[in-house]
RNA sequence: UCCUCGAAACGGCAACUUGUCUUGAAAAAGCAAGGCGCAAAUUAGUAGACCUAAUCCUUUGUCUUUAGGCAUUGAGGGAAGGACGCUACUGAUACCGAA
Numbered sequence: 001u002c003c004u005c006g007a008a009a010c011g012g013c014a015a016c017u018u019g020u021c022u023u024g025a026a027a028a029a030g031c032a033a034g035g036c037g038c039a040a041a042u043u044a045g046u047a048g049a050c051c052u053a054a055u056c057c058u059u060u061g062u063c064u065u066u067a068g069g070c071a072u073u074g075a076g077g078g079a080a081g082g083a084c085g086c087u088a089c090u091g092a093u094a095c096c097g098a099a
Stems, first nucleotide, its partner, number of pairs: 005097002012038002016034004021030003036085001042092007050082002056077004060071005
């Protein structure tokens, strides 16, 4: 110096709760405070699983003059939306240096 590994230290990220405003159809995201935890809980990709269901498609009932409305979320389908701290694998990069 490098690889493996993960004690300590300096830092990093931020589950969840609260607050407030903003964005969004929603899921959720952003900001602030506290801080569950994480040695890659940095990043990119692949596969699977999960959340929501707008535009759209199918369909039931009902109102009325077509064609539209209503059923307060009618019912079902459905990601290109969300989460990446759900799982597995792969690539790139990174702080420290005990055993």
Background: This is a predicted structure of a 99-nucleotide RNA (c-di-GMP-I riboswitch aptamer) from Thermosynechococcus sp. WC_1. Taxonomically the source falls in Thermosynechococcus (Bacteria, Bacillati, Cyanobacteriota, Acaryochloridales). It matches the Rfam family "c-di-GMP-I riboswitch aptamer". Rfam's curators write: GEMM was predicted in a large-scale screen for bacterial structured RNA regulatory elements. Rfam links the family to the GO term cyclic-di-GMP binding. The sequence was found by an Rfam model in a public genome assembly. Its mean pLDDT, the model's own confidence on a scale to 100, is 78.